The prediction has a mean pLDDT of 83.
Guanidine-I riboswitch aptamer from Pseudomonas sp. 21C1, 110 nucleotides, folded computationally.
The model forms 100% of the base pairs in the Rfam consensus.

[in-house]
RNA sequence: GCAAUAGCUGACUAGGGUUCCGGUCCACCGAUCAACUGAUCGCUGGAUGACUGGUCCGAGAGUUGGCGACCUCCUUCGAGGUUACACGGCGGGAUAAAAGCCCGGGAGAA
Numbered sequence: 001g002c003a004a005u006a007g008c009u010g011a012c013u014a015g016g017g018u019u020c021c022g023g024u025c026c027a028c029c030g031a032u033c034a035a036c037u038g039a040u041c042g043c044u045g046g047a048u049g050a051c052u053g054g055u056c057c058g059a060g061a062g063u064u065g066g067c068g069a070c071c072u073c074c075u076u077c078g079a080g081g082u083u084a085c086a087c088g089g090c091g092g093g094a095u096a097a098a099a100g101c102c103c104g105g106g107a108g109a110a
Base pairs, nucleotide, nucleotide: 007067008066009065010064011063012062015057016056020054021053022051023048024047025046026045027044029042030041031040032039033038068083069082070081071080072079073078085105087108091103092102093101
C1' cells in the first nucleotide's frame, strides 16, 4: 500500500412528530336546567403537538436477547470463549409528519 471479514434480526429505550384514538378550544343542531341571554349533556364539523397521553416511527457509534461466524476442548452428544473500537456536520429523502430513521462507520476531523 492492497484485498477479505468485522454480520443478520427480535424486544425495549433515548428521541420524534401528528395518520388514527383521546385531551383542550370554537361552531351548527337537538335535549334538559335556568330566565340578563347563559350552564350541562349528546351528534357532527373545524382548529390545536410550547396537549401529559394511547396507536405509530425509532438508533453504526444506546440496553438486552436469538441466530450466524471464528477459536478451544470432546469418541460422540455437546461444552466453553470471542464477536473489538467508534468524534461527526450542512443538506437532502420517505412516511400523515418528524426524528439519533435512510443517504451515513457518508463529507469532514483526530
The sequence is in RNAcentral, with records from Rfam and Ribocentre.
RNAcentral records the identical sequence in 2 taxa.
Its Rfam family is "Guanidine-I riboswitch aptamer". Rfam's curators write: This family represents a conserved RNA structure found upstream of the ykkC and yxkD genes in Bacillus subtilis and related genes in other bacteria.